Predicted 3D model of a 345-nucleotide part of an RNA (small-subunit ribosomal RNA, central domain) from an uncultured rumen bacterium. The full RNA is in RNAcentral, with records from ENA and SILVA. Rfam family: Bacterial small subunit ribosomal RNA. Gene Ontology terms of the family: ribosome and structural constituent of ribosome. Model confidence (mean pLDDT): 88 of 100.
Context: one part of a larger RNA
RNA sequence: UUGGGUUUAAAGGGAGCGCAGACGGGCUGUUAAGCGUGACGUGAAAUCCGGGGGCUCAACCUUCGGCUGCGUCGCGAACUGGCGGCCUUGAGUGGACGGUAGGCAGGCGGAAUUCGUGGUGUAGCGGUGAAAUGCUUAGAUAUCACGAAGAACCCCGAUUGCGAAGGCAGCUUGCCGCAGUCUUACUGACGUUCAUGCUCGAAGGUGCGGGUAUCGAACAGGAUUAGAUACCCUGGUAGUCCGCACGGUAAACGAUGGAUGCCCGCUGUUGGCGACAUACGGUCAGCGGCCAAGCGAAAGCAUUAAGCAUCCCACCUGGGGAGUACGCCGGCAACGGUGAAACUC
Numbered sequence: 001u002u003g004g005g006u007u008u009a010a011a012g013g014g015a016g017c018g019c020a021g022a023c024g025g026g027c028u029g030u031u032a033a034g035c036g037u038g039a040c041g042u043g044a045a046a047u048c049c050g051g052g053g054g055c056u057c058a059a060c061c062u063u064c065g066g067c068u069g070c071g072u073c074g075c076g077a078a079c080u081g082g083c084g085g086c087c088u089u090g091a092g093u094g095g096a097c098g099g100u101a102g103g104c105a106g107g108c109g110g111a112a113u114u115c116g117u118g119g120u121g122u123a124g125c126g127g128u129g130a131a132a133u134g135c136u137u138a139g140a141u142a143u144c145a146c147g148a149a150g151a152a153c154c155c156c157g158a159u160u161g162c163g164a165a166g167g168c169a170g171c172u173u174g175c176c177g178c179a180g181u182c183u184u185a186c187u188g189a190c191g192u193u194c195a196u197g198c199u200c201g202a203a204g205g206u207g208c209g210g211g212u213a214u215c216g217a218a219c220a221g222g223a224u225u226a227g228a229u230a231c232c233c234u235g236g237u238a239g240u241c242c243g244c245a246c247g248g249u250a251a252a253c254g255a256u257g258g259a260u261g262c263c264c265g266c267u268g269u270u271g272g273c274g275a276c277a278u279a280c281g282g283u284c285a286g287c288g289g290c291c292a293a294g295c296g297a298a299a300g301c302a303u304u305a306a307g308c309a310u311c312c313c314a315c316c317u318g319g320g321g322a323g324u325a326c327g328c329c330g331g332c333a334a335c336g337g338u339g340a341a342a343c344u345c
Stems, first nucleotide, its partner, number of pairs: 004316003007299002012313001014200004021193003025087007033080002035076008048066007090190001091187003094183004099178002102176007109153001113149008124135002161168002205246006215239001219235004257312006265290009294301002318345003327338004
């Protein structure tokens, strides 16, 4: 490389958009590049392959044919491609309807926490397995009133909903989306996928500026212990929050790439639609549970496939060495991306 694979054995890129490329619906006309076929030219010799012959055989020698290729000119038109016409089922648009913790910005709210001030009140509080550090007669803890600040939003709340993924939850306003359903409308293949590229991307981290209630790496102290650079306790800086910029990784998981079609059922639920008229069954799109065939090494998957097929992308090829070294690219740095070999089993 071919083949075979990628839920869990090695292997799906974190996610999207999308240029090139690859692939692409129905009918019809045309063309003849691909394709098929014929003729001609060429395909040196030797070699090679097949048939025959000569050395006793063979190697060897010799003779005839071939040499799947390329070119030119015809012919054919099913398929692929090119060009033209038409179509509506793929795709998109319009209209109507309800849906949405989707995003961004602003405003508002209550509970809790901590702190401050004042009142009541007195000797403890706190913490643990037990303690101690710590706080407290300069009046703590507890309790009441008032005030301040920051962060997060109990119940509702749900295998619920939305989003491409990361993710998104107090209430409300504005702006920007999004999918779904229904429809006698419109366009007429406008599609799918996507290397490179661009954009987004939890937490932690970085730069500058703000903010800092809680929690809390580092750090300090108290315990535990043989020791205890830990687990437990008391404190506590960065951080946690906001703005702008960077970084670009996760068990970024459904450990399952995207798209399309096809293939038994039962059951729950979310959003819409229709009919009937009042509790059911139907339909479309989602979210779940259980199973048939089939698949699978099994566990299991099973119309949300890991089934049956097609298209495109990504990735795998024994373990360790190693996601390391070197080089290159990116970054303020931290580090990220790409990514070996010797050696060894």